[in-house]
This is a predicted structure of a 150-nucleotide RNA (FMN riboswitch aptamer (RFN element)) from Pelobacter propionicus.
RNA sequence: GCUUAUUCUCAGGGCGGGGUGAAAUUCCCCACCGGCGGUAUCCCGGUCUUUCCGGGGAGCCCGCGAGCGCCCCUUCCAGCAUGAAGGGGGUCAGCAGAUCUGGUGCGAUGCCAGAGCCGACGGUUACAGUCCGGAUGAAAGAGGAUACGG
Numbered sequence: 001g002c003u004u005a006u007u008c009u010c011a012g013g014g015c016g017g018g019g020u021g022a023a024a025u026u027c028c029c030c031a032c033c034g035g036c037g038g039u040a041u042c043c044c045g046g047u048c049u050u051u052c053c054g055g056g057g058a059g060c061c062c063g064c065g066a067g068c069g070c071c072c073c074u075u076c077c078a079g080c081a082u083g084a085a086g087g088g089g090g091u092c093a094g095c096a097g098a099u100c101u102g103g104u105g106c107g108a109u110g111c112c113a114g115a116g117c118c119g120a121c122g123g124u125u126a127c128a129g130u131c132c133g134g135a136u137g138a139a140a141g142a143g144g145a146u147a148c149g150g
Stems, first nucleotide, its partner, number of pairs: 002149001004147007016030004032129001033119002035064004042056005059117002067095002069092001070089007099115005121133003
């Protein structure tokens, strides 16, 4: 350093100002936020100075996760259908979202400049990416420990 197994820890940010109104952190104007892995013409360090190595680097490029849908189970309703509550699956991929223009360059949806766009479900005196709730949950994954083997 690689590989396999077990185990532990960690693993999401954001409504500030104004307007309307009986009522809005939910509408309107200005603002604010961006999980995980990959990719890299950018940045930092090392270097044989030329490639290479290490680290960082995309909300809207590729993929993944949670949530909803979907499927299964249990309970409640005398029973069917329906509905409600709870639990499980992660097969399906339905919701799974959203970027262009100019510049540089061999090469950019990633760099620079500008202008845009997107954001589960349930709740709520009024429609929520930002409030409350499921959630002291789950999880993409990240790091560590131990053991076997090469």
Model confidence (mean pLDDT): 76 of 100.
The same sequence occurs in records of 2 taxa.
Of the family's consensus pairs, 97% are formed in the model.
The source organism's lineage runs through Bacteria, Pseudomonadati, Desulfuromonadia, Desulfuromonadaceae and Pelobacter.